A computed fold for a 115-nucleotide RNA from a soil metagenome, annotated as SAM riboswitch aptamer (S box leader). Rfam family: SAM riboswitch aptamer (S box leader). About the family: The SAM riboswitch is found upstream of a number of genes which code for proteins involved in methionine or cysteine biosynthesis in Gram-positive bacteria.

């Protein structure tokens, strides 16, 4: 960079000692009942992989390769385990007489995965 998905879903211990929720403002929130990191276990997850199913094509034809799939399966390769990505900012739509305030749609950024 391109694509794909981000409303599900999951913690104990050990060593440490104060911030932490990427960034920036605001907000709200977690946190000495112990943040953030690190190790250990233990868990969730089906992107990728494997293995079965099922469909389908093709063949040197009754089993074989190959391809697809909105199945099904196993944690091998990643990943993840407060709160929608915690919310909001910039563009827009509806409800509204207007603000405010709800609810949406888009875009930006961030993530994770495959190439």
């Nucleotide at each position: 960079c391109u694509u794909a998905u981000c409303a599900a879903g999951a913690a104990a211990g050990g060593c440490u000692g104060a911030g932490g929720g990427a960034a920036a403002u605001g907000g709200c929130c977690c946190u000495u009942u112990g943040a953030a990191g690190c190790c250990u276990u233990g868990a969730c997850a089906a992107c990728c992989u494997g293995c079965c199913a099922u469909u389908g094509u093709u063949c040197u034809u009754u089993g074989a390769a190959c391809a697809a799939u909105a199945g099904g399966u196993a944690a091998g390769g990643u990943g993840c385990c407060a709160a929608c990505u915690c919310c909001a900012u910039c563009c827009u739509g509806a409800u509204g007489g207007a603000a405010a305030a709800u609810c949406g749609g888009g875009a930006c950024a961030g993530a994770u995965a495959a190439g």